The part of an RNA shown here (small-subunit ribosomal RNA, 5' domain) has 485 nucleotides and comes from an Alphaproteobacteria bacterium. Its Rfam family is "Bacterial small subunit ribosomal RNA". Its family is annotated with structural constituent of ribosome and ribosome in the Gene Ontology. Lineage of the source: Bacteria > Pseudomonadati > Pseudomonadota > Alphaproteobacteria. The coordinates come from a structure-prediction model, not an experiment, and the mean pLDDT is 89.
Context: one part of a larger RNA
RNA sequence: GAGCGAACGCUGGCGGCAGGCUUAACACAUGCAAGUCGAAGGAGAAGCUGGACUUCGGUUCAGUGGAAACUGGCGCACGGGUGAGUAACGCGUGGGGAUAUGCCCAAAGGUACGGAAUAACCGUUGGAAACGACGGCUAAUACCGUAUGUUCCCUCAGGGGAAAAGCUUCGGCGCCUUUGGAUUAUCCCGCGUCCGAUUAGCUAGUUGGUGAGAUAACAGCUCACCAAGGCUCCGAUCGGUAGCUGGUCUGAGAGGACGAUCAGCCACACUGGGACUGAGACACGGCCCAGACUCCUACGGGAGGCAGCAGUGGGGAAUAUUGGACAAUGGGGGCAACCCUGAUCCAGCCAUGCCGCGUGAGUGAAGAAGGCCCUAGGGUUGUAAAACUCUUUCAGCGGGGAAGAUGAUGACGGUACCCGCAGAAGAAGCCCCGGCUAACUCCGUGCCAGCAGCCGCGGUAAUACGGAGGGGGCUAGCGUUGCUC
Repeated sequence: GAGCGAACGCUGGCGGCAGGCUUAACACAUGCAAGUCGAAGGAGAAGCUGGACUUCGGUUCAGUGGAAACUGGCGCACGGGUGAGUAACGCGUGGGGAUAUGCCCAAAGGUACGGAAUAACCGUUGGAAACGACGGCUAAUACCGUAUGUUCCCUCAGGGGAAAAGCUUCGGCGCCUUUGGAUUAUCCCGCGUCCGAUUAGCUAGUUGGUGAGAUAACAGCUCACCAAGGCUCCGAUCGGUAGCUGGUCUGAGAGGACGAUCAGCCACACUGGGACUGAGACACGGCCCAGACUCCUACGGGAGGCAGCAGUGGGGAAUAUUGGACAAUGGGGGCAACCCUGAUCCAGCCAUGCCGCGUGAGUGAAGAAGGCCCUAGGGUUGUAAAACUCUUUCAGCGGGGAAGAUGAUGACGGUACCCGCAGAAGAAGCCCCGGCUAACUCCGUGCCAGCAGCCGCGGUAAUACGGAGGGGGCUAGCGUUGCUC
């Protein structure tokens, strides 16, 4: 000098764009953050209409209506958060193959015949609750069997095995098998990836083989047996630190430091472990077990997980609203209408940063008054003010009023913007002035009080302390502190 997710002190007019728990991966009240489909299925509350009965309270029947649940399908593995762990094929880069892939695209073929249940519901019943138990009824695109086999799988090549689901407003929407594609994902390898030798030896599924199992798939991935290997001063092992990258900051560069926001990858979801379902998870708002913590309890037993968005306590120098809308973009479901979406788009708060604008312009010397200094003559503040003339950005008030939306639909928002009105009107501070380093005098103080980045100032004339006048610098900021180059 440049920079910052900054903080602190003083000060503070407006707008645009961005950013905003770096600390306790500390604990969390409350609300919301993942649902949707009646064109898969059974069943059908309230309400409304009409009829019958009525003790005038209502009851019942039919129609309409479609709620809350239930079975089933798809989604919930995305999106959002965090950086604890991880020095690793985790990441980056370049290759490789023994793989899987719901929805989507293309192509070929099929969608036949049957069966048994079960929730909802009804009844009985246990429990404080959470939640159940038993009996009975019922449907399906839920479940099962048989048939068939374009093809597919296994094969000792003879043979063996394997599917489907219907709904419909008749337009369609689906379902099954197979092949290919696309996408996504998994696995393997070369190279690169912090510090410590005051860590020198490490290793028993360890290294390799055979066989088997497991997996979507290769492989000690696992197991049995066999062999005795494998790594290491080109730093193994151990310890410390750390998510990695595109990038960011700095620097002429080489390099150094960093990895907030945005984007890619990884890991995690109270702590540890485990599997289930599924195309995909070993699953943030799923399940089971154990643990710590919190809450409820009738003491028998239960419930919970904000590192989602807000918000609270706590920690801290320090970091925001318990806001609006699905209008746009995107996502899930649905034929659709539409529903959901704290993703997102917006608004609110904060000078946290960057950028822009304003706080007036011109004229104005009797160089007014006042202040300060003075050699008492004057000098300076200073064209500065006053005064006169003018303008109206921004803010204010009134009126109009978008684009963003292919036809409809606008949270933002009566916002941006445009027009008009009034009036210089509402809008300047901070640091410094001994040298480095731009900027000087007076008073006070008297090695005191104090200053200070370094050198150093202060003990009676201090340009260095404190005040004042004057001056210098930057400016809605200015200084200080911390950190990086």